Record summary
A computed fold for a 121-nucleotide RNA from uncultured Blautia sp., annotated as FMN riboswitch aptamer (RFN element). Its Rfam family is "FMN riboswitch aptamer (RFN element)". Rfam's curators write: The RFN element is a highly conserved domain that is found frequently in the 5'-untranslated regions of prokaryotic mRNAs that encode for flavin mononucleotide (FMN) biosynthesis and transport proteins.
This record gives sequence, C1' cells and structure tokens, in this order.
RNA sequence: UCUUCGGGGAAGGGUGACUGCGAGAUGCAGAAUUCCCUACCGGCGGUAAAGUCCGCGAACCGCACAUGCGGCCGAUCCGGUGCAAUUCCGGAACCGACAGUACAGUCUGGAUGAGAGAAGA
Repeated sequence: UCUUCGGGGAAGGGUGACUGCGAGAUGCAGAAUUCCCUACCGGCGGUAAAGUCCGCGAACCGCACAUGCGGCCGAUCCGGUGCAAUUCCGGAACCGACAGUACAGUCUGGAUGAGAGAAGA
C1' cells in the first nucleotide's frame, strides 16, 4: 500500500387501544414479535476464557458541513476451584441508541452504510 472478513435474537399463550362490516344488538370480523406471562440474543482489543472489569467501536447530541473535532455513552453479586477468575463451575440478578408503528434489545428503516478490529498478500 492492497485484498478479504468484520452483530445476534419471538416458538407459544393472554389482553384488546384501534379499524372495518352492520338499522341495531350483549352482534360479526380483524388487530401488539411493542402491553402482560413465557422465551430468546450478546461487536472488538486487554486480562485465567467477560453483554455487566479496563479500554475501544457503533448509535445519539453539538460544532464544522470535504476530511474531522468535542461531548455523551447501559448493566453483577454470592459461593466453589485455583498461583491467578466481577472472565471458569454452581446459584441468583441486571442491561440494551435513533426514527416508524399500540409503548420495541428481538419487527421495519437509515444500513448493499459505518466500524473497533481480524486474517492474508
């Protein structure tokens, strides 16, 4: 310098905002992966093997509006083994950008994007 790679997850039950049909009814049909129950998922580097430790990336906010700069940035304890583990084993918890939509970590979208970085030439 170039090339390639580089994010996972709703199976089931309940409720029924709302919508359509209907002259009307206590009628008929539809309606949440968002609510409730249950279930499921975990980027990169470091370190005894980590979503929860340390650091980074992404997202988000501001400035610049070509590169970029700054800000913000979630969540874990107990016991065991061991030289060493908030990383393993056992148990019990917790967390998850923005926009859309019936309130979303899991659906759709920005994104056939960006990227910490990994491998190779």
The organism belongs to Blautia, within Bacteria.